[in-house]
């Protein structure tokens, strides 16, 4: 210095360019004497600016982290 790859609730993942979903885990209620378990429900998320498009988590273009090769 090139080049590739990856970022999405708190964590782990999904999501043909067309409603952003599922699991744990948070908390609230139901069961219970009480606590687990087990049901019902709630809160929380697209790395950051810009483009391109009727419409972007997806394309693109520059960065920002994080990993992998090459020299």
């Nucleotide at each position: 210095u090139u080049u590739c790859c990856u970022a999405u609730g708190g964590u782990g993942c999904a999501a043909u360019a067309g409603c952003a979903g599922c699991a744990c885990a948070u908390c609230a209620g139901a069961u219970u004497c009480u606590g687990g378990a087990u049901c019902u429900g709630a809160a929380a998320g697209u790395c950051g600016u810009g483009g391109u498009u009727c419409g972007c988590c997806c394309c693109c273009a520059c960065g920002u982290a994080g990993g992998a090769a090459a020299a």